[in-house]
RNA sequence: ACGUGCAGCCGGGGAGGUAGCGGCGCCCUGUACCUGAAAUCCGCUAUAGCAGGGGUGAUGCCGAUCCGAGGAACAACAUUGAUGGAGCAGACCCUUCAAAGUAGUGAUGACGCUUGGGUCUUCCGCAAUGAAGCUCUGUGAACCGUGUCAGGGUGGGAACACAGCAGCACUAAGCAGAUCACUUCAUGUGUCGGGAGGCGGCCUGAGCCGAGCCAACUGGUCGGGAAUCGUCUGUUGGUUUUGUUUCGACGUGAGGCGCACGU
Numbered sequence: 001a002c003g004u005g006c007a008g009c010c011g012g013g014g015a016g017g018u019a020g021c022g023g024c025g026c027c028c029u030g031u032a033c034c035u036g037a038a039a040u041c042c043g044c045u046a047u048a049g050c051a052g053g054g055g056u057g058a059u060g061c062c063g064a065u066c067c068g069a070g071g072a073a074c075a076a077c078a079u080u081g082a083u084g085g086a087g088c089a090g091a092c093c094c095u096u097c098a099a100a101g102u103a104g105u106g107a108u109g110a111c112g113c114u115u116g117g118g119u120c121u122u123c124c125g126c127a128a129u130g131a132a133g134c135u136c137u138g139u140g141a142a143c144c145g146u147g148u149c150a151g152g153g154u155g156g157g158a159a160c161a162c163a164g165c166a167g168c169a170c171u172a173a174g175c176a177g178a179u180c181a182c183u184u185c186a187u188g189u190g191u192c193g194g195g196a197g198g199c200g201g202c203c204u205g206a207g208c209c210g211a212g213c214c215a216a217c218u219g220g221u222c223g224g225g226a227a228u229c230g231u232c233u234g235u236u237g238g239u240u241u242u243g244u245u246u247c248g249a250c251g252u253g254a255g256g257c258g259c260a261c262g263u
Stems, first nucleotide, its partner, number of pairs: 001263006008056003011029004019045005033053004060257003066251001070247007078239009088230001090229002092225003097220001100218003104213002112208008120197006126190002128187006135178005145170004153162003
């Protein structure tokens, strides 16, 4: 110097997971072999994928530096969602006060004052109603009502007398009916009358005065309530931006680089 073979290389990164490393999966970049298995996992052990096969072989491989896609963590501002707390000179509900506005009412006289009456309570009178009584009529006593007492009975020589049932008449107690008049009692009866009372409400009449009255609504005030909205505040999640830290692909590329054998 040439040749053959081997090494090397045939993507990388982030988060997550893991004691740690790599992988399947997700994300970023990029186009740089094939096949098998693998997330409640698969295979390894700091030289950190495993198993099998293939390509390339200095136009290769490693690589400081620069650039910087993208990712992660923390913090801050803003914004948004959820959630907890406070009770705030805002919205909400109730009450009080006043009377600026609207409406209503007022010289057919507001407000106010004086006065009479009704409604209201109570008492009395009158009437009404109801009940009872009185009164009238009828009926009504075998004997224990009256009068008259047939017959019969008793006394008597007789005349006559006596007691007295039935009947009749009149009545008592009782029963039935009844218009008027009279009497008594009663009452959520009343076209009424009278007296007393009555804080006030309503209705109504008369007189005085002479311009407001009202508080329904809007607005305002005092006090209270509630916590839905708004406000303040705390926690947590998301998003944008900024800052710090960190990892970092693609690209760039100073520089560096084998091992073995043969001729």
Predicted 3D model of a 263-nucleotide RNA (Bacterial large signal recognition particle RNA) from a Lachnospiraceae bacterium.
Its mean pLDDT, the model's own confidence on a scale to 100, is 77.
Rfam family: Bacterial large signal recognition particle RNA. Clan: SRP clan. Rfam's curators write: The signal recognition particle (SRP) is a universally conserved ribonucleoprotein involved in the co-translational targeting of proteins to membranes. Rfam classes the family as a non-coding RNA gene.
The source organism's lineage runs through Bacteria, Bacillota, Clostridia, Lachnospirales and Lachnospiraceae.
A source record names the gene ffs.